Context: one part of a larger RNA
RNA sequence: GCCUGCGGGCUCUCCAUUUGGCCCGUCUUGAAACACGGACCAAGGAGUCUGACAUGCGUGUGAGUCAACGGGCCAAGAAACUCGUAAAGCGUGAGGAAGCUGAUUGGCGGGAUCCCUCACGGGUGCACCGUUGAUCGACCUUGAUCUUCUGAGAAGGGUUCAAGUGCGAGCAUGCCCGUCGGGACCCGAAAAAUGGUGAACUAUGCCUAAGCGGGGCAAAGCCAAAGAAAACUCUGGUGGAGGCCCGUAGCGAUAUUGAUGUGCAAAUCGUUCAUCUGACUUGGGUAUAGGGGUGAAAGACUAAUCGAACCAUCUAGUAACUAGUUCCCUCCGAAGUUUCCCUCAGGAUAGUUGGAGCCCCCAUCGAGUUUUAUCAGGUAAAGCCAAUGAUUAGAGGCAUCGAGGGGGCAACGCCCUCGACCUAUUCUCAAACUUUAAAUAGGUAGGACGACGCGACUGCUCGUUGAAAAUGCACCAUAGAAUCGAGAGCUCUAAGUGGGCCAGUUUUGGUAAGCAAAACUGGCGAUAUGGGAUGAACCGGAAGUAGGGUUACGGUGCCCAAUUGCACGUUAACCCAGAACCCACAAAGGGUGUUGGUCAAUUAAGACAGUAGAACGGUGGUCGUGGAAGUCGAAAUCCGCUAAGGAGUGUGUAACAACUCACCUGCUGAAUCAACUAGCCCCGAAAAUGGAUGGCGCUUAAGAGCACAACCUAUACCCGACCGUCGGGGCAAGGGCCAGGCCCCGAUGAGUAAGAGGGUGCGAUGAUCAUCGUAAAACCUGGGGCACGAGCCCGAGAGGAGCGGUCGUCGGUGUAGAUCUUCAU
Repeated sequence: GCCUGCGGGCUCUCCAUUUGGCCCGUCUUGAAACACGGACCAAGGAGUCUGACAUGCGUGUGAGUCAACGGGCCAAGAAACUCGUAAAGCGUGAGGAAGCUGAUUGGCGGGAUCCCUCACGGGUGCACCGUUGAUCGACCUUGAUCUUCUGAGAAGGGUUCAAGUGCGAGCAUGCCCGUCGGGACCCGAAAAAUGGUGAACUAUGCCUAAGCGGGGCAAAGCCAAAGAAAACUCUGGUGGAGGCCCGUAGCGAUAUUGAUGUGCAAAUCGUUCAUCUGACUUGGGUAUAGGGGUGAAAGACUAAUCGAACCAUCUAGUAACUAGUUCCCUCCGAAGUUUCCCUCAGGAUAGUUGGAGCCCCCAUCGAGUUUUAUCAGGUAAAGCCAAUGAUUAGAGGCAUCGAGGGGGCAACGCCCUCGACCUAUUCUCAAACUUUAAAUAGGUAGGACGACGCGACUGCUCGUUGAAAAUGCACCAUAGAAUCGAGAGCUCUAAGUGGGCCAGUUUUGGUAAGCAAAACUGGCGAUAUGGGAUGAACCGGAAGUAGGGUUACGGUGCCCAAUUGCACGUUAACCCAGAACCCACAAAGGGUGUUGGUCAAUUAAGACAGUAGAACGGUGGUCGUGGAAGUCGAAAUCCGCUAAGGAGUGUGUAACAACUCACCUGCUGAAUCAACUAGCCCCGAAAAUGGAUGGCGCUUAAGAGCACAACCUAUACCCGACCGUCGGGGCAAGGGCCAGGCCCCGAUGAGUAAGAGGGUGCGAUGAUCAUCGUAAAACCUGGGGCACGAGCCCGAGAGGAGCGGUCGUCGGUGUAGAUCUUCAU
C1' cells in the first nucleotide's frame, strides 16, 4: 500500500409505531377564523442623496480660526501637493426703539491635586455645583455744583428689565442619531389650474339640392233635377281639401324580456310593431366650443368619452387613509393617560422607555414598609323623645282659631263633640340633613443646613421689655426611631405610544346586557408553560442549554401519569339522579320520600291506633221566622245524674226521626303525637338535525358532605455542570505571543412597538498576502466537520478561465408577502 472480516461514531434518506401539534403575513382590546392578501418558480422590488440646524463622540489649531482667491511645481492638461498677504465669515462686549452709554481678580459651603505633620490634623484650594454681595446697559427716582438760562451733571436710592462682567474658548473639519426643506421609505386617488384641438358621430338654426308607388274617406267650390211667395231647403253628380285613414319605399324600434352573447356586429339578426304630404326624410355648405355650445327637456347630445369632452403641461400633484417595507445574535424595554389644537382615523405637550454620560463615595442619601409625634378631613356607621326636611300612632290640654250640635230671646255666656295648635311620648327615613363620628388613605418631621450661651448690627413698637431676621465667637459627637438598600444625586438627547380590554372591591346611568362611564389594585395587550376536556384575561407559576431531586394548582376506575386507599354518616332519582372558582343557569312555592335537630305534649294511675259498648235528663232552653226539636240566624251558654255525654263536630229532614263526632269505658299491651327547622332527593321544569358531568361508564360510587394517609406531575424551588450578560477583584515577573489578553469570585437570563451593542453575507475599489489548464468561479452532492446563529470550511461529481483571505474605503447591498412588475409552468 492492497484485500477481507468484525465493532463503534457522525450525517442523510425511506418505512412503521407512540406522544404533542389549527396557516402564514396583517389591521386589531381580541384571528385558526365564516376578516383581508397569498397557485408555484426565477429575476427585479421600498428610510436614499443633498442644504441648513442641534446634542454627543473624535481630529487640527487656539484669542484666534479657516484649501474664497491668486501664485509655484509639470512637455502639456486636470486632480492631488505647496506658498502668500490683505479681505469676507464666525469668535473675542453688553444694553437700549433710538441718540448713545459701556463691565472684572469679592465672600461663604462642598470640593480634585499638591505640600507639611508627632499621621490626630493643618495649609493650598482646579473643574463643577449651591448661595450671597459688587458691577455695565435700559427704566423709575433723587439733584450737590457749574451755566450762555438753555443745558451739563457729582454722591445716592430701587422687591423693575436684561440673551451681560466676574483673567477669555472659539474656529475649521469628520462620524452616529435626530429635526426641517426638497418626489423624501415605496405603490395608490376622486379633484384643482394653464394653454390648445375637435360639430366626418350627434344637437339645433340658416342656405342650397334631392325623394315620397298604390288604395280609401270625401271639406269648400261648381253643374243639374225637385220643392217653395220668398229667404232658402233637399236630391243626384262633379270636385279633390286634409299636421285624415289602410298601407310600399324610407325613417323608426313595441313585444318576443326570441336568436346572438370569445357575436356577422364594442348594439347585430328574425318575426311582430309605430309612422309614412309632413312639426316628413336625406345629401352638401355654413353657424354655435368646454363651466362653453346645443337641447319639442331625457342631464339628453357635444367623434364607441359627458351631473362638465379630448390633448399637453404644472406633475414623481397631494392623501392625518389602505397595503407592503428584505440577514443573525445579545442587552434593555413601553403606551393607549395629562394639557392644548376648526381636536375625536391626526398632531404638539407632559408622562412612560432607550442611549450618552457627569458627579460623589462607604456613609451620606434613598424607600409603593413600619413606628413615634403632629396636622387636615365629614365618607362608612350612628342620630332624629338634637337643628333642617320627610313621617305613623295614640295620650294629656291653660289660653287662642275654625266647624258642628244642645239649653237659651241673645251673649267673646254655659255645656258637648270634631279638628288646627301646644306639651310629654311613640313608629320609620335622607347623594345634594346632622350633634357625634371611624377604619383605610393623605401631608409634615424624627438634627451639624442642628440645639444652647454670649456679643455687635438691622428693623417692629410712642417708648422700655420683648419677639423677629441676619451675623461673629465659644461650646455640645450616645450622629438623635425600626427595617431594607442590588448604591445615591444630576444633566443632555432621541424613538415608540397618545383606539385599549378583563377581573376583584367601591360606585354612576340603565328593566337589563358579553351595555355605557369612573376610582383603587392586579393582569391580558407584549407571555410561552402545568391545571380548568376545549379557551387572550381564571388557579399555580413567569421561561438560557441539558441532568438529578422536591413540590404548586389540579388529580389518582379506563381513556390518562398516580390508592377500585382507609374511615364516618347521607342519597335511589322511568319526561330528566348527581358530579368541583370564573362557567356555560333555574325561582317563588310545595312533598306523611328519607335523615338529623328544636320546642310543646300524652303514656303501666294503660296513652296512640284497632275493635266493641255508651253518647242521658231539665229541654222541643230564650228570641226572630210560615217552620227551626243540638246542627237557618242572633244573643247567651247553666244545672242534675254519671265512668262519660257540647244548650252540640258533621251527614240528614219541610220540621221531627235516624246516623256520626267530641267526651267516657271494656278488650288489647308499649311507646305515641302537634308545630317548626335543614341535609340529600322529588315536583314545580315545554322547542324545533341526533348529543354530551369531556367520553366511556359509575350506585355500601367512580355521586354529594367531612376527615386522615400515600402517590402522580410544571420551563416553579434546590443541587452541581455548560453558554451569554452584568458587577467585583488580581496579574508587566525569573523564561514565546495575543492587556482588544490571562486568571478568580458573585449575581442574573420572559418579551410586541421602540432603542443600543456586536457579528454575517453581496457588489466595487486601495494596500497587502495568496490561488489557478498538474484545472479558477458559478453549479451539484445519500460524503466529513465548525459556529448559539446569520453563515463558513473540506471531500466527491461536473465544469473550463479567472478568483480568494486580511486591513481600510464606498454603496443603486440581503425579500415570502405589496389584488407587487416581467418571464416560464
The part of an RNA shown here (large-subunit ribosomal RNA, domain II) has 825 nucleotides and comes from Durio zibethinus. It matches the Rfam family "Eukaryotic large subunit ribosomal RNA". The family is grouped with related families in Rfam's "LSU clan". The coordinates come from a structure-prediction model, not an experiment, and the mean pLDDT is 81. NCBI's taxonomy places the organism under Eukaryota, Viridiplantae, Tracheophyta, rosids, Durio. The RNAcentral record of the full RNA draws on Rfam.